[in-house]
């Protein structure tokens, strides 16, 4: 410098144009003498690196940018 790949909750993490699953963690209750274990609930809500742009509609599609990270020089 050029080619790729990925960035979505405190952590992993699914999602591939139509109103972001689970999980762990936290938070509240129930359960218990009290803890655990169990179980109920509730936690992204102008949000999916950021900006612009397509489009009735964007996490999702183009561009342009930031950061890891791999490949060539």
């Nucleotide at each position: 410098u050029g080619g790729g790949a990925u960035g979505u909750c405190g952590c992993c993490a699914a999602g591939c144009g139509g109103u972001a699953a689970g999980g762990c963690a936290c938070a509240g209750g129930a359960c218990u003498u009290u803890g655990a274990c169990u179980c109920c609930u509730g936690c992204a809500u102008c949000u999916c690196g950021c900006g612009c742009g397509u489009u009735c509609g964007a996490a999702u599609c183009g561009c342009g940018c930031c950061a890891u990270c791999c490949c060539a020089g």

The RNA shown here (transfer RNA) has 73 nucleotides and comes from Clostridiales bacterium UBA1728.
The prediction has a mean pLDDT of 80.
Its Rfam family is "tRNA". Rfam links the family to the GO term triplet codon-amino acid adaptor activity.